[in-house]
RNA sequence: CGAGCAGGUCGGACGGUCGCGGCGACGCGAGUCGCUGAGGAAAGUCCGGGCUCCAAAGGGCAGGGUAGCGGGUAACACCCGUCCGCCGUGAGGCGAGGACCAGCGCCACAGUGACGAACCGCCGCAAGGCGGGUGAAACGCGGCAAGCUCUACCCGGAGCAAGAUCACGCAGGGGCGAUGGCGUGGCCCGCGCCGCCCCGGGUCGAUCGCUAGAGGCGGAGGGCGACCUCCGAUCCGUCAGAGGGAUGACCGUCGGCGCUCCUUCGGGGGCGCUACCGAACCCGGCUUAUAGACCUGCUCGGCAU
Numbered sequence: 001c002g003a004g005c006a007g008g009u010c011g012g013a014c015g016g017u018c019g020c021g022g023c024g025a026c027g028c029g030a031g032u033c034g035c036u037g038a039g040g041a042a043a044g045u046c047c048g049g050g051c052u053c054c055a056a057a058g059g060g061c062a063g064g065g066u067a068g069c070g071g072g073u074a075a076c077a078c079c080c081g082u083c084c085g086c087c088g089u090g091a092g093g094c095g096a097g098g099a100c101c102a103g104c105g106c107c108a109c110a111g112u113g114a115c116g117a118a119c120c121g122c123c124g125c126a127a128g129g130c131g132g133g134u135g136a137a138a139c140g141c142g143g144c145a146a147g148c149u150c151u152a153c154c155c156g157g158a159g160c161a162a163g164a165u166c167a168c169g170c171a172g173g174g175g176c177g178a179u180g181g182c183g184u185g186g187c188c189c190g191c192g193c194c195g196c197c198c199c200g201g202g203u204c205g206a207u208c209g210c211u212a213g214a215g216g217c218g219g220a221g222g223g224c225g226a227c228c229u230c231c232g233a234u235c236c237g238u239c240a241g242a243g244g245g246a247u248g249a250c251c252g253u254c255g256g257c258g259c260u261c262c263u264u265c266g267g268g269g270g271c272g273c274u275a276c277c278g279a280a281c282c283c284g285g286c287u288u289a290u291a292g293a294c295c296u297g298c299u300c301g302g303c304a305u
Stems, first nucleotide, its partner, number of pairs: 001301010012254007020037007039276001043287002046285005051159004058189004063155005068082005083097001084095004098150002103148002105144003115140001119132005163208004172199005180194004215236002217232006255274008
């Protein structure tokens, strides 16, 4: 210098005009002023958990999930370490990697025959033995569980439209019941409750849940690592919390990158691009999208000393 591998970070700044959500202050009120208002993925909703209700979710069956081994974690299909197999010169990458001595099923083509044994040759009276060809595999406890299944472990169901409270409003009628009905949304038991179903009528407003941590940063210690423990009583932050659902639109200036022109080599001009995207209970992951820029460690090759 070129080609790569692994991990990580950022992803515009300022100003003007108009506009929106939340909170506070003022105002009788319309409103005015001030503060504040998206992300690394807010996305897909694919895993896992918190939280809420059903019993503080209990037993069995069914069903689903995970799968070398060990560890981390609130938990996981996530993460870390390691073994084995495959790929790569290498840094590294990928793995649907439990069990066909329980049973069933399947084994293309070739081959007599794909698990029923049996074609050809030789030996042998026979039983049987040895060898050959085809094939991934030929009797050998054959191969396949990205086939059913078995084994070990895990999983109760529904989800913030969960759920709770207040307000407003109405009109009753019919049917079925305690060897029953409902909660219970796979089924049975168990548990709890006493009503349940149909027709008709009323409301469809408000408040809470709601955003304040399994958090970050620094230090010390332990561990190969994921990660864990302690300290920093005040190191930081906790300030988006809507409910037709805000976080926007336009313009200007400056950045960044690419192409190109000029140059007195200091620089200057023109054009283009400036992404993916949009919170709705919260959190940990995975996956996917992303203009452009940066950092760290490592590998291979070439050249120079």